[in-house]
This is a predicted structure of a 99-nucleotide RNA (Guanidine-I riboswitch aptamer) from a marine sediment metagenome.
The coordinates come from a structure-prediction model, not an experiment, and the mean pLDDT is 84.

RNA sequence: AUGGAGCGCUAGGGUUCCGGCCGCGUUACGCGGCGCCUGGUCCGAGAGCGUUCGACCUUUCGAUGGAAGGGUUACACGGCGGGACAAAAGCCCGGGAGA
Repeated sequence: AUGGAGCGCUAGGGUUCCGGCCGCGUUACGCGGCGCCUGGUCCGAGAGCGUUCGACCUUUCGAUGGAAGGGUUACACGGCGGGACAAAAGCCCGGGAGA
């Protein structure tokens, strides 16, 4: 000094939209309420999963550039409080404070 990033999914999350339920109405439908409505859209993990790339080490071929292969990418308890989006959250502050 590097110790990284993207994508997909899940744990989880709320309620902008859809749907659902309730009420009202001029009942093709419209308006309002409810997330203490299972759900679809949506948000979504440093300490969850998968995958791709990158980085580092090394081998072989080539040598002007480079290409192919192998290995590594560890460990990780964690508030209160605040922030955004419609809103909330294991999101962000944050591998923070603290232990």
RNAcentral holds the sequence, with entries from MGnify. It matches the Rfam family "Guanidine-I riboswitch aptamer". Gene Ontology term of the family: regulation of gene expression.